[in-house]
Context: one part of a larger RNA
RNA sequence: CUCUGGUUAAGGAACUCGGCAAAAUAGAUCCGUAACUUCGGGAGAAGGAUCGCCCCUGAGUGUGAAGGGCCAUGCGCCCUGAGCAUCUGGGGGCCGCAGUGAAAAGGCCCUACCGACUGUUUACCAAAAACACAGGUCUCUGCGAACACGGAAGUGGAAGUAUAGGGGCUGACACCUGCCCAGUGCCGGAAGGUUAAGGGGACUUGUUAGGCUUAGGCCGAGGCAGGGAACCGAAGCCCCGGUGAACGGCGGCCGUAACUAUAACGGUCCUAAGGUAGCGAAAUUCCUUGUCGGGUAAGUUCCGACCCGCACGAAAGGUGUAACGAGUGGGGCACUGUCUCAACCAGAGACCCG
Numbered sequence: 001c002u003c004u005g006g007u008u009a010a011g012g013a014a015c016u017c018g019g020c021a022a023a024a025u026a027g028a029u030c031c032g033u034a035a036c037u038u039c040g041g042g043a044g045a046a047g048g049a050u051c052g053c054c055c056c057u058g059a060g061u062g063u064g065a066a067g068g069g070c071c072a073u074g075c076g077c078c079c080u081g082a083g084c085a086u087c088u089g090g091g092g093g094c095c096g097c098a099g100u101g102a103a104a105a106g107g108c109c110c111u112a113c114c115g116a117c118u119g120u121u122u123a124c125c126a127a128a129a130a131c132a133c134a135g136g137u138c139u140c141u142g143c144g145a146a147c148a149c150g151g152a153a154g155u156g157g158a159a160g161u162a163u164a165g166g167g168g169c170u171g172a173c174a175c176c177u178g179c180c181c182a183g184u185g186c187c188g189g190a191a192g193g194u195u196a197a198g199g200g201g202a203c204u205u206g207u208u209a210g211g212c213u214u215a216g217g218c219c220g221a222g223g224c225a226g227g228g229a230a231c232c233g234a235a236g237c238c239c240c241g242g243u244g245a246a247c248g249g250c251g252g253c254c255g256u257a258a259c260u261a262u263a264a265c266g267g268u269c270c271u272a273a274g275g276u277a278g279c280g281a282a283a284u285u286c287c288u289u290g291u292c293g294g295g296u297a298a299g300u301u302c303c304g305a306c307c308c309g310c311a312c313g314a315a316a317g318g319u320g321u322a323a324c325g326a327g328u329g330g331g332g333c334a335c336u337g338u339c340u341c342a343a344c345c346a347g348a349g350a351c352c353c354g
Base pairs, nucleotide, nucleotide: 001349002348003347004346005345006344007343008342010340011339014338019335027051028050029049030048031047036041038172052094053093054092055091056090057089058088060086061085062084063083067079068078069077070076071074095099107333108332109331110330111329112328113327114325115324119131120130135170136169137168138167139166140165141164147156148155149154173320174319175318176317178250179249180248183247184246185243186242187241188240189239192238193237194236198232199231203227204226205225206224207223208222210219211218212217251269252268253267254266255265278312279309290306291305292304293303294302
């Protein structure tokens, strides 16, 4: 010097990203307990008091000796209740610095954010505000269900049957969940347009029996073979509607009030429609340590407001919310070697000799 423990004057978070670590709290009985609340809770809230040993004494409970009474004599019934055990009071006394005398045994409070909650998770750096969750809602599925596995048989779904099963989103509860169907998706429609295989075969090509020939070749029935127009051909698409707890989207410029400022008001352009309620410098705010208020002697954090929302916003839910949390931020009390600032002690290493 390192590690693991122990103690420490005065101060008491000045340490530090942060009270990390340590300290402190701790049991039992009694007293006493706030806001808030879903009336269960919050609660062991918080905050207090007491506790040892000896003697005397009371009540309760369990057991039930001895004794007594009764008769239908039995391992009988009834009365009384010693002793022992246990539990809980009252009075008196004794000792120490100290009585849950050692060990083991909550620190607490205020406030905000997130998630309702108990649960689940990155086996070996993340336990969370992530996942799940009851509840909500949309959608599919009529049973040989939808859906999934499987080239199939078959199986799961389910020995279930729409109060069931699958899928998506949301995520207790409370109050709510606005506008846009132009695009995309999905659902419905079927008049018209488009449209495949197939049907259809107008027309056409090859071949040649034969005919003609200037002897080179030309024409060419029937059959066979090839190509093939019109026309008839579904769904789909186009088209017509619907649909947002479907994918999604939810404006700009200019002017205006008798100080100024601002603009309830007006004009204009664009759009499918221009963001309602609620919330808002927020787990979202760039400018920004915004501004004001609170807390501190002093506060880029925190809390309450304001609203100029760079770039919140309503089931990728909005806003609240008691309880809950090894969650996150801020503050306080208690307590401390975290620190001012270090010291000593014990053990184990390092180091020296062997």
This is a predicted structure of a 354-nucleotide part of an RNA (large-subunit ribosomal RNA, domain IV) from a soil metagenome. Rfam family: Bacterial large subunit ribosomal RNA. Gene Ontology terms of the family: structural constituent of ribosome and ribosome. Its mean pLDDT, the model's own confidence on a scale to 100, is 89.